[in-house]
Small-subunit ribosomal RNA, 3' major domain from a metagenome, 479 nucleotides, folded computationally. The coordinates come from a structure-prediction model, not an experiment, and the mean pLDDT is 81. It matches the Rfam family "Bacterial small subunit ribosomal RNA".
Context: one part of a larger RNA
RNA sequence: UGACGGGGACCCGCACAAGCGGUGAGCAUGUGGUUUAAUUCGAUGCUACGCGAAAAACCUUACCACCUUUUGACAUACCUAUCGCGGACUCCAUAAUGGGAGUCCUUCGGUUCGGCCGGAUAGGAUACAGGUGUUGCAUGGCUGUCGUCAGCUCGUGUCGUGAGAUGUUGGGUUAAGUCCCGCAACGAGCGCAACCCUCAUUUCUAGUUGCUAACGGGUUAUGCCGAGAACUCUAGAGAAACUGCCCGUGACAAGCGGGAGGAAGGUGGGGACGACGUCAAGUCAUCAUGGCCCUUACAAGGUGGGCUACACACGUGCUACAAUGGCGGUGACAAUGGGAAGCUACCUCGCGAGAGGAUGCAAAUCUCUAAAAGCCGCCUCAGUUCAGAUUGGAGUCUGCAACUCGACUCCAUGAAGCUGGAAUCGCUAGUAAUCGUGGAUCAGCAUGCCACGGUGAAUACGUUCCCGGGUCUUGUACA
Numbered sequence: 001u002g003a004c005g006g007g008g009a010c011c012c013g014c015a016c017a018a019g020c021g022g023u024g025a026g027c028a029u030g031u032g033g034u035u036u037a038a039u040u041c042g043a044u045g046c047u048a049c050g051c052g053a054a055a056a057a058c059c060u061u062a063c064c065a066c067c068u069u070u071u072g073a074c075a076u077a078c079c080u081a082u083c084g085c086g087g088a089c090u091c092c093a094u095a096a097u098g099g100g101a102g103u104c105c106u107u108c109g110g111u112u113c114g115g116c117c118g119g120a121u122a123g124g125a126u127a128c129a130g131g132u133g134u135u136g137c138a139u140g141g142c143u144g145u146c147g148u149c150a151g152c153u154c155g156u157g158u159c160g161u162g163a164g165a166u167g168u169u170g171g172g173u174u175a176a177g178u179c180c181c182g183c184a185a186c187g188a189g190c191g192c193a194a195c196c197c198u199c200a201u202u203u204c205u206a207g208u209u210g211c212u213a214a215c216g217g218g219u220u221a222u223g224c225c226g227a228g229a230a231c232u233c234u235a236g237a238g239a240a241a242c243u244g245c246c247c248g249u250g251a252c253a254a255g256c257g258g259g260a261g262g263a264a265g266g267u268g269g270g271g272a273c274g275a276c277g278u279c280a281a282g283u284c285a286u287c288a289u290g291g292c293c294c295u296u297a298c299a300a301g302g303u304g305g306g307c308u309a310c311a312c313a314c315g316u317g318c319u320a321c322a323a324u325g326g327c328g329g330u331g332a333c334a335a336u337g338g339g340a341a342g343c344u345a346c347c348u349c350g351c352g353a354g355a356g357g358a359u360g361c362a363a364a365u366c367u368c369u370a371a372a373a374g375c376c377g378c379c380u381c382a383g384u385u386c387a388g389a390u391u392g393g394a395g396u397c398u399g400c401a402a403c404u405c406g407a408c409u410c411c412a413u414g415a416a417g418c419u420g421g422a423a424u425c426g427c428u429a430g431u432a433a434u435c436g437u438g439g440a441u442c443a444g445c446a447u448g449c450c451a452c453g454g455u456g457a458a459u460a461c462g463u464u465c466c467c468g469g470g471u472c473u474u475g476u477a478c479a
Stems, first nucleotide, its partner, number of pairs: 001479002003476003007473007015463002019427005025319008033310002041052002063305007072128001076127002078124006086105007108118003130294002133292003139288002141283003144279001146277001151190006157166003170181003196271004201239007211228002215226003242265001245259005321420001325379006337368003342361002346357004386417001391412007433455007
C1' cells in the first nucleotide's frame, strides 16, 4: 500500500421487512447420470442447465455402421490434350454415391489470324489442398461478471531515507469523486451527468392510400361519391422543464421541504451507452491465428442409423387442481409487425384439420385480422359438465420420404392432480398478476425467444438482522 475480520462509524440496493404471485402433480424443454455401434461437441456456484441452437425426419451433422474416392468436395502454379462448358433422356448393375453403355440439344470471347491472348473442361506429375483434430493455460476479436457500482488515475508542487503519501482526506450535500465550503496543494484525464433514440403536451408545414365537422348526391347499410383541410392520424421542422418563480430551512453556500403555474417538476418514464481492472472466467466448434498432430486419412462423397434411448435426480417453463369457474350463445373496443415460389377477400364442399374455385395486393390502398378478457343462459361443490395425461381408431397438411422421429383434426378413452414439506425465486406502477396478438427461424413443426397492446392491483413501519456493494477508520503472525 492492499486484502481480510463472527472490529467500529456512515450510506446504498426488491438485500431484508411489508405485500402479491410462483417452484410440489401431469406434460414440454435443458442438464446430470445410466444405457448405447453412436447417443457429436461445448457451457458447470452466483456468472452452466427453454444456454451456443432465430427450428436435429433427409439435409443440417461435426457422432456410429457399412459402401466409395485419393492432387482430392474447394484454391493457386506447371505440362499435355480438347474447344466448349453444360443440359435433357434411355439402358446395365447398386441402398445410394461412385461405375459402365448409348441418344439428342448446344458448339466460348478477343485477335496483329500466330494455338497468339483470355476463359473453360479432361488427363498427368509435384508443390500443395483439407482437418468442427489438440492447446481459450500461447493468442486476436467478441462476450459474461462484480456493476450503471462511483470509482480509477496522471502532470507539476510539497512531505517522507524509502516503499509511498498528499491531491481523492475533513464539514455539508447528491442518484453520482454531484456540487458547495475548508485545506500544501494547484490543475488535468478516463468514468458520472449532458449531448443520441423513444413515449407524454403543443405550434407550423404537408393532405394520399389515411381522416370526415359543415354542404350536396347516393345506399338496406358503409367516407361510398362530389367536396373539405377543421378533427384523428401520418412525419418533418420548432416550442416546452431550467430548482426558472414564491415561502420556509440551511453557513449569506451547495442543497433540502412545501407551493404556484404547467401536458409534464426536480434525473419526467423507458432505451442505447459499461471507467481502471477482477475471475490464467467463456469461446481454437462463428471467424482469425502461433505451436503440436493426421495426410490411402484425424481428409472427401454416399446410404441407413444416432443426436429423440430411460430405473432415476435437478433447473426452467406450460396446463391445471375449479364457481372471480366450466360449457353454450351473443358480441364491442387494440397495438406492433409480416406478405410474391407470398398474404389471400368472397363462394362451394367437409363435424373439423382442410380441399376446390375465384378476387385484390410488391400494400397507410389488398390481405394475414378472429383480438381475448365483456354480457346472457345452464351447471351447484362432485375427482364433477373440473382437469386433460395416456391409449385405440379414422383422417388432414407439408415434404423424394412422417417406421425409428412432424404438426394438426375428429370419434372413443379419461391418469396424476382438491393449492402443495423443508427450502427457495420474481416483482415497487401502467409494475406484479392476468388476457390475447405479431415476428424471426421456417417446406413443415414453438409451452422457447424477441416484440405488441387490453384489463390492472397490494405493500414499503423501518434499516436490528440475511446477501451484495461504496467511503472513512481500527487490528493483523496474510501478500